[in-house]
RNA sequence: GCCCCUGUAGCUUAAUGGAUAAAGUAGCGGUCUUCGGAACCGCUGAUCCGGGUUCGACUCCUGGCAGGGGCA
Numbered sequence: 001g002c003c004c005c006u007g008u009a010g011c012u013u014a015a016u017g018g019a020u021a022a023a024g025u026a027g028c029g030g031u032c033u034u035c036g037g038a039a040c041c042g043c044u045g046a047u048c049c050g051g052g053u054u055c056g057a058c059u060c061c062u063g064g065c066a067g068g069g070g071c072a
C1' cells in the first nucleotide's frame, strides 16, 4: 500500500427495515440474615463519528475513525 471481518450499557451477548433497543454479569438501593454471602425485588447505564436511501435505519449504501486478520 491493497483486500476481508468487527464496532450496541463497565464487561459478554441479543434485536425480519417497524412495540419504549432486550438479557446475563457488574454497580446502587431494598427484603431476608446476628453480620456477610446466596436468593428474591427494584433502579441506573448503550447503538464509534459524519452523510445518504427509506414513511420508518442498530440493521441497507457511502466516507472517515478504531480494533483484528490476510497478501505484498
Stems, first nucleotide, its partner, number of pairs: 001071007010025004018055001027043005048064005
Source information:
A computed fold for a 72-nucleotide RNA from Candidatus Kaiserbacteria bacterium RIFCSPHIGHO2_01_FULL_51_33, annotated as transfer RNA. The organism belongs to Candidatus Kaiseribacteriota, within Bacteria. Its mean pLDDT, the model's own confidence on a scale to 100, is 81. It matches the Rfam family "tRNA". Rfam links the family to the GO term triplet codon-amino acid adaptor activity.